[in-house]
Molecule: c-di-GMP-I riboswitch aptamer
Organism: Cellulomonas fimi
RNA sequence: ACGACAAGGGCAAACCCGUCGCGAGACGGGGACGCAAAGCCAUGGGACCCCAAGAGGUCUGCCAGGCCGCCGAA
Numbered sequence: 001a002c003g004a005c006a007a008g009g010g011c012a013a014a015c016c017c018g019u020c021g022c023g024a025g026a027c028g029g030g031g032a033c034g035c036a037a038a039g040c041c042a043u044g045g046g047a048c049c050c051c052a053a054g055a056g057g058u059c060u061g062c063c064a065g066g067c068c069g070c071c072g073a074a
Stems, first nucleotide, its partner, number of pairs: 002072002010035002015030006033061001039067003043064003046059004
């Protein structure tokens, strides 16, 4: 670099319940559609919320980029 119906593990979409937030959404519990970085970082693009506007915010499970990392068939 690559990623297998390999081994041992890991994460957890939708949906439901509770709490928080104006909201996008977040957190906890249940639950598994998926994921080889679905580990971390809002850096660039993008989507979204809020605002009269300047501003402020959410999403890394949308795509890039950066950092770190388990296993080892072809």